[in-house]
Context: one part of a larger RNA
């Protein structure tokens, strides 16, 4: 100087407390361990692995296994030699890769040759093989915590200290005062984006108040820019004003005004560093290793196994509910190998026809809610696993191993031990919608979007994590 303390002081955080809803019990989905296997590919492992890399494992992907092939190979170049092909069609063997056969088959030319293609030889390849403890780059975490440093000066023999401490204040090393320190940098804050209000500009594909027309009905048409909205530019919030407290910084106020009040709400943004943290399998790269194989092509299988254990979720155990009928209201996204209105067929998944839309124009497109009826507390009209049958769709192909539909079947489960997680407001809870990936989909996942919409916080003694000061130490 740090680190540590079941030392002290001050302070903060959904850290506790106060509440609400979960997990831990059930079934299933998914990931992991373990076991099994020819193979169940590899990585990630307290917090910071385990719906993680993977934002799509039937083939492909694919790296794994079994078997069958190739050896300059998938690409490109140079040099030498040979050649007229390549492609396409048919055909033989084969699981295919591949090997063979038949037909077809270049251009320019001064006839010397040249261009192009293919084959072959030589040289350069290739490796998801090892090392993340050789590395770059990127990332997690402490932590959006308020810290981490430097120049000059001063102090100390020196390591080093001071500044950065103290008194206040703040979300903040934020600011003020004081001060052997005076300044500065990286962080904080602000600048950026979205959102909440208003103005202005612009009105098409959006809107429709007033005027006119038309219809069974609809901004449908003429028209209009008022309103909503769209998207550019501005305004607006600064403790600016008032009162009180305070030297100041600042604090308090159901104060005024205001759409918004003291960081308005959210996002992006992550200091010096810690964990030899993660990644050589995104990519790059040093070293080592393989070179008729650890390279590469193909078929099939596996990554989907299953006495078991754990994590994360979904659905429930019901009446604040289930079922049936009627009826209302979004936002944000996506769409041409696409989204599809509408009509018809089918109980349905879907099929057939057909129309609009390269989209503020057309389409995908709501559910909880509300109004009726029914069920009457039961393993039930709860719950839907599992299994049998029949089908639909995608796709060369659904056996291993897809999703969906219909009929039948109708398991466990009656609120879950110790323990444990999330959340402070448009939040939790609950309800549906969209997208990426994608032929299809094992999505109950992830990421966004809106609808409905709470309870509680006395307080900081205690648990956990963190910041500052101080103290002890046989630790570095």
């Nucleotide at each position: 100087u740090g680190a540590c303390g079941g030392g002290g002081g001050c302070c903060c955080g959904c850290a506790c407390a106060a509440g609400c809803g979960g997990a831990g019990g059930a079934a299933c989905a998914u990931g992991u361990g373990g076991u099994u296997u020819a193979a169940u590919a590899c990585g990630a492992u307290g917090a910071u692995a385990c719906g993680c890399g993977a934002g799509g494992a039937a083939c492909c992907u694919u790296a794994c296994c079994u078997g069958g092939g190739c050896u300059u190979a998938a690409a490109u170049g140079u040099a030498g030699a040979u050649u007229g092909c390549a492609u396409a069609a048919c055909u033989u063997a084969g699981a295919a890769a591949u090997a063979g056969g038949u037909u077809u088959u270049c251009c320019c030319u001064u006839c010397g040759g040249g261009g192009c293609u293919a084959u072959u030889u030589a040289c350069a390849a290739g490796g998801u093989g090892c090392u993340g403890c050789a590395u770059g780059g990127u990332u997690g975490u402490c932590g959006u915590c308020a810290g981490c440093u430097c120049g000059u000066g001063c102090c100390g023999u020196g390591a080093g200290g001071u500044g950065u401490c103290g008194g206040g204040u703040u979300a903040a090393g934020u600011c003020c005062c004081a001060u052997a320190a005076c300044g500065a940098g990286c962080g904080c804050a602000a600048c950026c984006c979205c959102u909440a209000u208003c103005g202005u500009u612009a009105g098409u594909u959006g809107c429709c108040a007033g005027c006119g027309g038309a219809u069974a009905a609809u901004g449908c048409c003429g028209g209009g820019g008022a309103c909503u909205c769209u998207a550019g530019c501005g305004a607006g919030a600064c403790u600016g004003c008032c009162a009180c407290c305070g030297u100041a910084a600042g604090g308090u106020g159901a104060g005024a005004g205001g759409a918004a009040g003291g960081u308005g709400g959210g996002g992006a943004u992550g200091a010096c560093g810690u964990c030899a943290a993660a990644u050589c399998a995104g990519c790059a790269c040093g070293g080592c290793c393989c070179u008729u194989a650890u390279g590469u092509c193909c078929a099939g299988g596996g990554c989907u196994a299953c006495a078991c254990a754990c994590g994360u979720g979904u659905u429930a155990c019901a009446a604040u509910g289930g079922c049936a009928g009627g009826u209302a209201c979004a936002a944000a996204g996506g769409g041409c190998a696409g989204c599809u209105a509408c009509a018809c067929g089918g109980c349905g998944a879907c099929g057939u026809g057909a129309u609009g839309c390269u989209a503020a124009u057309c389409c995908c497109u709501a559910a909880a809610g509300c109004c009726u009826g029914u069920c009457c507390c039961a393993g039930u009209u709860c719950g839907g696993a599992u299994u049998g049958g029949a089908g639909u769709c995608u796709g060369c192909a659904a056996c291993c191993c897809g999703a969906c539909u219909c009929c039948a079947u109708g398991a466990a489960g009656u609120u879950g031990g110790a323990u444990u997680c999330g959340c402070u407001a448009g939040u939790a809870a609950u309800c549906g919608g969209a997208u990426a990936u994608c032929a299809g989909c094992c999505a109950u996942g992830a990421u966004c979007c809106g609808g409905u919409g709470a309870a509680u916080a006395c307080g900081u003694u205690c648990c956990c994590g963190g910041g500052c000061c101080u103290u002890g130490u046989a630790c570095a």

This is a predicted structure of a 476-nucleotide part of an RNA (small-subunit ribosomal RNA, 3' major domain) from a metagenome. It matches the Rfam family "Bacterial small subunit ribosomal RNA". Gene Ontology terms of the family: structural constituent of ribosome and ribosome.